[in-house]
RNA sequence: GCCGGCGUAGCUCAGCGGCAGAGCAGCAGUUUUGUAAACUGCGGGUCGUCAGUUCGAUCCUGACCGCCGGCUCCA
Numbered sequence: 001g002c003c004g005g006c007g008u009a010g011c012u013c014a015g016c017g018g019c020a021g022a023g024c025a026g027c028a029g030u031u032u033u034g035u036a037a038a039c040u041g042c043g044g045g046u047c048g049u050c051a052g053u054u055c056g057a058u059c060c061u062g063a064c065c066g067c068c069g070g071c072u073c074c075a
Base pairs, nucleotide, nucleotide: 001071002070003069004068005067006066007065010024011023012022013021018055026042027041028040029039030038048064049063050062051061052060
């Protein structure tokens, strides 16, 4: 330099045009002498950035940024 994959809650991931979700973690409550476990509830998001398409974009298109892998060139 070229090609491919990934980027969504604190973590692991789903969602692939029409209200952004789950599990774990966190907080509160119930229970317990207490802790853990169990159960119930609550909070938590500029969907990597900037543009474009569209009535409407996490989703489609382009550029860029970051991470991972492969190939190649030079030293």
This is a predicted structure of a 75-nucleotide RNA (transfer RNA) from a Verrucomicrobiota bacterium. Taxonomically the source falls in Verrucomicrobiota (Bacteria, Pseudomonadati).